[in-house]
RNA sequence: CGUUCCGAGGAGCGUUGCAGCGCCGCCAGGCGUGAGGCUCGGACCCCAUCGCAACCACGCUCACCCGCU
Numbered sequence: 001c002g003u004u005c006c007g008a009g010g011a012g013c014g015u016u017g018c019a020g021c022g023c024c025g026c027c028a029g030g031c032g033u034g035a036g037g038c039u040c041g042g043a044c045c046c047c048a049u050c051g052c053a054a055c056c057a058c059g060c061u062c063a064c065c066c067g068c069u
Stems, first nucleotide, its partner, number of pairs: 004043006010062006018037001020033005036055001
């Protein structure tokens, strides 16, 4: 540095379908699945204190926070 694994980014339902994945193939493509694929942190172990992201197609519901009435 890359890959893999793990955790976090509030939760759920529906729709579409690119990538990815699986199968088929006359290798043109077809069918199915498919909206955490992105960001951050960790991967030897333990303790204390303080603070804390940004983002994620479309519609709906809930939760949380702020403001107004």